[in-house]
The prediction has a mean pLDDT of 80.
Predicted 3D model of a 76-nucleotide RNA (transfer RNA) from a bacterium.
Rfam family: tRNA. From the family's description: Transfer RNA (tRNA) molecules are approximately 80 nucleotides in length. The family's RNA type in Rfam is transfer RNA.

Formats: sequence, C1' cells, structure tokens
RNA sequence: GCCCAUGUAGCUCAGUUGGUAGAGCAAAGCACUCGUAAUGCUUAGGUCGCAGGUUCAACUCCUGUCAUGGGCUCCA
Repeated sequence: GCCCAUGUAGCUCAGUUGGUAGAGCAAAGCACUCGUAAUGCUUAGGUCGCAGGUUCAACUCCUGUCAUGGGCUCCA
C1' cells in the first nucleotide's frame, strides 16, 4: 500500500424485508433478613465510531473517513 471483518447502554452482545433501539451482567432505589449475601420488584443509563448522501422514513442502503483485529506482498 491492497483486501476482509468488527464498531449499538459502564461491560459482553442481539437487532429478521429500511418503519417505536433491546437483552444479560453491572449501577441506583425498594421489598425480604437481626444483619449480610442470595432472591424478587422498580428505575436510570444510547449523537447506533465520525461526516456526508439517497429516502416520506436509515443501526440497516451508498460514499468518504477514523479506530481495532486479521490476511496479502516471496515463489513460477
């Protein structure tokens, strides 16, 4: 330099044909308990890496770009 994959909540990850963004864990509160843990209930938490484009409508399609990971460069 070229190619591929990944980027979504604090962490690990889903998200079907473009049509209301979700789960588990973690966090906070409450219940339970003599107390703690466990358990149950509730709540909060997101510019969907960034920018632009297409569309009535984009996490999803297109272009550029950034980050991370992987592959290629030889041989004839």